The RNA shown here (transfer RNA) has 73 nucleotides and comes from a Candidatus Moraniibacteriota bacterium. It was read from a public genome assembly.

RNA sequence: GCGCCGUUAGCUCAGUUGGUAGAGCAGUGGCCUCUUAAGCCAACGGUCAUGGGUUCGAAUCCCUUACGGCGCA
Numbered sequence: 001g002c003g004c005c006g007u008u009a010g011c012u013c014a015g016u017u018g019g020u021a022g023a024g025c026a027g028u029g030g031c032c033u034c035u036u037a038a039g040c041c042a043a044c045g046g047u048c049a050u051g052g053g054u055u056c057g058a059a060u061c062c063c064u065u066a067c068g069g070c071g072c073a
Stems, first nucleotide, its partner, number of pairs: 001072007010025004019056001028042004049065001051063003
């Protein structure tokens, strides 16, 4: 330098043909218990890496940039 893959909640990851994003764990509150743990319930938590474009509508399609990984030279 070229090619490919990845970037989504604090962490690990889903999101299968474009229709205003979910799970598990962690943390918070409650129930239960003499107490703790375990178990159960609930809520909270996201500019979907950046900036543009297409579209009525983009995490999803196209382009740019950044970061990480793999391969080739």